Small-subunit ribosomal RNA from an uncultured Planctomycetota bacterium, 1550 nucleotides, folded computationally.
RNA sequence: AGGGUUUGAUCCUGGCUCAGAACGAACGCUGGCGGCGUGGUUUAGGCAUGCAAGUCGAGCGCGAACGAGACCUUCGGUUCGCGAGUAGAGCGGCGAAAGGGUGAGUAAUGCAUGGGCAACCUACCCUCUGGACCGGGAUAGCCACUGGAAACGGUGGGUAAUACCGGAUGGUCUCGUCGACGGCUACGGUCGACGGUGAGUAAAGGUGGGGAUCCUUCGGGACCUACCGGCAGGGGAGGGGCUCGAGUCCUAUCAGCUUGUUGGUGAGGUAACGGCUCACCAAGGCGAUGACGGGUAGCCGGACUGAGAGGUUGGCCGGCCACACUGGGACUGAGACACUGCCCAGACUCCUACGGGAGGCUGCAGUCGAGAAUCUUCCGCAAUGGGCGAAAGCCUGACGGAGCGACGCCGCGUGGAGGAAGAAGGCCUUCGGGUUGUAAACUCCUGUCAGAGGUUAAGAAGGCAGUAGGGAUUAAUACGCCUUGCUGUUGACAAAGGACUCAAAGGAAGCCACGGCUAACUCCGUGCCAGCAGCCGCGGUAAUACGAAGGUGGCAAGCGUUGUUCGGAAUCACUGGGCAUAAAGGGCGCGUAGGCGGUCCAGAUAAGUCGGCGUGUGAAAUCCCGCGGCUCAACCCCGGAACUGCAUGCCGAACUGCUGGACUAGAGGACAAGAGGGGAGAGUGGAACUCUAGGUGGAGCGGUGAAAUGCGUAGAUAUCUAGAGGAACGCCGGUGGCGAAAGCGGCUCUCUGGCUUGUAUCUGACGCUGAGGCGCGAAAGCUAGGGUAGCAAACAGGAUUAGAUACCCCGGUAGUCCUAGCCGUAAACGAUGGGCACUAGGUAGCGGCGGGAUCCGACCCGUCGCUGCUGUAGCUAAUGUGUUAAGUGCUCCGCCUGGGGAGUACGGUCGCAAGGCUGAAACUCAAAGGAAUUGACGGGGGCUCACACAAGCGGUGGAGCAUGUUGCUUAAUUCGAAGCAACGCGAAGAACCUUACCUGGGUUUGACAUGCAGGGAUAACCCUCCUGAAAGGGAGGGGAUUGCCUUCGGGUGUAACCUGCACAGGUGUUGCAUGGCUGUCGUCAGCUCGUGCCGUGAGAUGUUGGGUUAAGUCCCGUAACGAGCGAAACCCUUAUCGUUAGUUGCCAGCGGGUAAUGCCGGGGACUCUAGCGAGACUGCCGGUGUCAAACCGGAGGAAGGUGGGGAUGACGUCAAGUCAUCAUGGCCCUUAUGCCCAGGGCUGCAAACGUCCUACAAUGGCCGGUACAAAGGGAUGCAAGACCGCAAGGUGGAGCAAAUCCCAAAAAGCCGGCCCCAGUUCGGAUUGUGGGCUGCAAUUCGCCCACAUGAAGUCGGAAUCGCUAGUAAUCGCGGAUCAGCAUGCCGCGGUGAAUAUGUUCCUGAGCCUUGUACACACCGCCCGUCAAGCCACGAAAGCCGGGAGCACCCGAAGUCGCUGGUCUAACCCGCAAGGGAGGAAGGCGCCGAAGGUGAGCUCGGUGACUGGGACUAAGUCGUAACAAGGUAGCCGUAGGGGAACCUGCGGCUG
Repeated sequence: AGGGUUUGAUCCUGGCUCAGAACGAACGCUGGCGGCGUGGUUUAGGCAUGCAAGUCGAGCGCGAACGAGACCUUCGGUUCGCGAGUAGAGCGGCGAAAGGGUGAGUAAUGCAUGGGCAACCUACCCUCUGGACCGGGAUAGCCACUGGAAACGGUGGGUAAUACCGGAUGGUCUCGUCGACGGCUACGGUCGACGGUGAGUAAAGGUGGGGAUCCUUCGGGACCUACCGGCAGGGGAGGGGCUCGAGUCCUAUCAGCUUGUUGGUGAGGUAACGGCUCACCAAGGCGAUGACGGGUAGCCGGACUGAGAGGUUGGCCGGCCACACUGGGACUGAGACACUGCCCAGACUCCUACGGGAGGCUGCAGUCGAGAAUCUUCCGCAAUGGGCGAAAGCCUGACGGAGCGACGCCGCGUGGAGGAAGAAGGCCUUCGGGUUGUAAACUCCUGUCAGAGGUUAAGAAGGCAGUAGGGAUUAAUACGCCUUGCUGUUGACAAAGGACUCAAAGGAAGCCACGGCUAACUCCGUGCCAGCAGCCGCGGUAAUACGAAGGUGGCAAGCGUUGUUCGGAAUCACUGGGCAUAAAGGGCGCGUAGGCGGUCCAGAUAAGUCGGCGUGUGAAAUCCCGCGGCUCAACCCCGGAACUGCAUGCCGAACUGCUGGACUAGAGGACAAGAGGGGAGAGUGGAACUCUAGGUGGAGCGGUGAAAUGCGUAGAUAUCUAGAGGAACGCCGGUGGCGAAAGCGGCUCUCUGGCUUGUAUCUGACGCUGAGGCGCGAAAGCUAGGGUAGCAAACAGGAUUAGAUACCCCGGUAGUCCUAGCCGUAAACGAUGGGCACUAGGUAGCGGCGGGAUCCGACCCGUCGCUGCUGUAGCUAAUGUGUUAAGUGCUCCGCCUGGGGAGUACGGUCGCAAGGCUGAAACUCAAAGGAAUUGACGGGGGCUCACACAAGCGGUGGAGCAUGUUGCUUAAUUCGAAGCAACGCGAAGAACCUUACCUGGGUUUGACAUGCAGGGAUAACCCUCCUGAAAGGGAGGGGAUUGCCUUCGGGUGUAACCUGCACAGGUGUUGCAUGGCUGUCGUCAGCUCGUGCCGUGAGAUGUUGGGUUAAGUCCCGUAACGAGCGAAACCCUUAUCGUUAGUUGCCAGCGGGUAAUGCCGGGGACUCUAGCGAGACUGCCGGUGUCAAACCGGAGGAAGGUGGGGAUGACGUCAAGUCAUCAUGGCCCUUAUGCCCAGGGCUGCAAACGUCCUACAAUGGCCGGUACAAAGGGAUGCAAGACCGCAAGGUGGAGCAAAUCCCAAAAAGCCGGCCCCAGUUCGGAUUGUGGGCUGCAAUUCGCCCACAUGAAGUCGGAAUCGCUAGUAAUCGCGGAUCAGCAUGCCGCGGUGAAUAUGUUCCUGAGCCUUGUACACACCGCCCGUCAAGCCACGAAAGCCGGGAGCACCCGAAGUCGCUGGUCUAACCCGCAAGGGAGGAAGGCGCCGAAGGUGAGCUCGGUGACUGGGACUAAGUCGUAACAAGGUAGCCGUAGGGGAACCUGCGGCUG
């Protein structure tokens, strides 16, 4: 710090996702030790049990027992002292309001920060001052009686106090009042030092010691003294109460809230201010700077993250708050409305004798429940701290420790060194090896941790006791206190820690990952299965992505996963984003609040900003720095810094704000000119149209792609005249004008808004923007009333069509028009908010002004406003924009934050309605997008080719047959080929063989190759026999011997053979694992590269353009210049000539010879053969053309513009074809899927298709006669003449390895004859009989011949094929394969046409351009209904529940008030009785929780039925959109329709 993911690729926008850190975690696998931390996040759910708050005898009165001992004894017991003034309860004091727990509630009665109290309180502690006198009556405990199951009481009697009460004294206290001084002040008051005066409130003692005096019950007391305690008051410290400023989550789909409400007066109440409460008065108070309501939440120091700003969070520790089963209430007290107090109500649990009672773990442990999930019913008060106490001490689940949990952080270990060209095993392998791997073994060494043993520190200081001093107090050398020293005594942890000794490498490694991101790869298994997955995505037989193994990478006592937070995310943008087209500018204006605001001067201030110097605070802990302590670290201690904040003081006064003055550049006014479809009303005009009337006229009109519906002889259309009506305003007319936008168009008048120019005359900042608000606002639509010519949703008819609810046509109603009123939306667009300023030009138009020139103009120069085009810089992702900014700045408003769901639902609001405005979520996807690029495509355009069409000739499709294919059949009918580019194709030849298929019979190291081991000398080969269909099996006979050594006996090795092991073999599978070869586009003219240049980039340029060509052929131009693969050429063949050569070919001339023949001599002339050459190059001429390339015409020439033909096939496409030519990876079979054999099948036949052959006849058939080829083949061969046979053929064999001989007859043709248009003398299928040939063998299943038979067929529907010249057509000949078997195939020659000088159309192709939502590329993409499954949501008659209030009813406890006839110790009166004061019970009243009732509000659950939505390999219907998408699309609105949609009106160009 970034990466992955939208595309064929690119740039951008944008979301999703990953790598990091963290956690009170949980889950999976694994797990050695220690330290320090940490651990119920869920049900503030329920709780058994134990413990968690007591203490003081130095405040007070009481006061046991068991026990052992003694006395007495009737042996039952009793008494006494000890136990013991102990245990114990009680009165009283202090504490119990702390400590400990939790986060339910709480959005402010809270918290945090900084202030205030002149409006307050404070027990214990410290300090200061003063005082503590005299009295009194009770009561608990206890005893007696008594109620109750219990809890708990009742009555009577008697008793103490530091308990309670009365009185006195009393100040500087409190209250009232008067006077006066100083300070402060909010002018009300308040603080401090004072002086009068009136009223009011106090107290308690205890312990130790002392001895002079007094008293004494002789114990002691008074008294003195020390200490402790008590009372009043002042101050302090610490603690609390109240109050103020600014801060403190989401929601406006909560916009209005409020009646004690806001204020005042008075009263009450409180420690204290205050509507805190009450009475009366007034009518206020709060709110877009968000009141009120709803949701959520304890707040902070801090913690996590982050570069920071920020975001998230508030567990542990610390501060504050709140709560204590739920709700209410007060009491006590310094303090509570009180966690382990009280009362009441409620729910729940428990006890009960059924009458009543008891309880509150959100203390520490522990338990149940729910949950993914969170511990011991431990030890100790030794330390620290707290309560009580004079103290000892007691209490303390605070705390200190231990235990459990890898929950976290930190540390340590599981050994160290050496050790092979490298063991074994595993894995891989190209079989060579590689890897695991110095890893192990092995050798040497060490001793951490754990283990065993004994041993030993720190945490402990104090207090107390004893002892020895010193000091203050005091009458005191006493007590007590302070202090110094010595001695004794205190440890839960702890079998912990440290050191020492002992033994031994011994007890101690896993987890995840390995396709990219992301570090780490192979094999096997699996076969879209099983599975993986954070995103992209893997898996359909070669998976580095699943599972396993080996290996590797990472981390390590842990490792992964899940969840959550921050980060990355500049993806809410303060730092630090955007809005033309990606999401995003409000339809337009006026204007309120608010925000912002010109120049100069002066003044004051210091409110904001800024700077400097302070002060207070910002608790501690944490973070950071430094030092220190645990061996280190984590952890802890100390110090510093910091805490970026808040408050406040002083100084400065630049900017903003404030005040005053001035100015004119902003803004506005005046005057003078000017342009204009700006607006409103009234009037008026012509053209067109329709209708009405009349005239003329006479058969059609109209309409379309073509038609029809429609109109018309009842007279249309056409035409003329007259009249009526409504709507709209041609030409001018223009990227011309005006308006804020919507919008505005004949002419005239009236009224009226704005704008521009000039002058620089006036005002003097009066300005800009604008949340809400108000107004305007196309079309459609709505209400009411008019109007209605044309047009025209709906509707109806006619066409089109598979259908046609459309496009086209004939009609036609709302509507379109007017008046009045609604609606308030549009692609309301420049998809670009308003204002101001600045930043190159050029050019055009519109409206002004000035100057020059001119007779006037046109014209030239300048200037202001408006409207366009082009373009620099800049900006932009690019397109583009560019003084009319999308540039550079300032300012104000609006809006955006992935796509879908959805501008939908719900709610609110507006509307008559239609609907508008506001506007979500669940769920779902990994994208959706913008611009540009290259292709491909288009029922887009341009240019140009091709037997592509057209023009021709001949076919196919109909028949019969041949052949191939499908299908069917079959034991098998082996396999492959599948549009063109499979189908007379692989196959250039299936009777056996071939042969791969089927049936049956056999065989297993094999029909074939190589190697090893063993056997062995028997071979190979030939012959015979048995069995068998053969293969095979069995038996017998004959039969040559090799290398080396040799002692000639033999030994040894080897081929063959046998046995066994490796292996062979497979036409088994995968052509979608492959090589090679081939087809096709296509012999089409294309396909690329280097460098340069352009572009952010994909890419572009070159290769485009102008010509030209068969051609990217060539030329010219040119930011390109060159080059390569293709084209062409080079090669073969053919056409002409020359030359060389002259046999087997040839024969002109010469000679010989024959019936005849180059037959012979001879010849090289010719033909021919086959070598070498020549020739053709747009070379020449004319024209056209750009001085070009080239084209047209011509000459010459055998041939002319590539002369004809062939071979030759660019980059690539089709996962095209072939695993069955061959080769080959993987997989599969191995007594079989291999091999051998016999027979069968590949030839089967309802049917369909392809390709041929032969025909249908007279340009023909038949018969006879008679010519002329080329190219081939021939020894297991071709075979002549001759003979036989009607023939196929046979006999026979001359000649010929072939320019010599043979196949071999060429046929059409030509000559002559017959046939006479017919199912024929056409046609030959089919069938019968008889033959021939090949072959081991023609039955399945060959070919041929003869005779006989004589089918369909009379030129072929839709459709379709080939061919442009020696071509088509037609005629025969040869060859390969082959024993035999072509109508096929490959070749050869003979005869030999017609048509095209055109490119509209069909098909295909090339180049340029355009559009695109396509890129698997139009056989593309894609929309909606319907049907199915699944999911979430809305609505819904209702049903159920929660919450907060309101009204009323009832009204507990309790405070307060009133009352108090009943009761009543202290005080008063009184001798007493009694009375009084005061108090209490009780009663009444206000308030008042829970509860009840009622009407609503709000949130949620559920709900028959219903609505749309999302999603889901292969459902239905259509084809809406993307290309002109086949009717351009889209927006708003209205109507219609199965559906996408269609149509009307207006708008937009995207």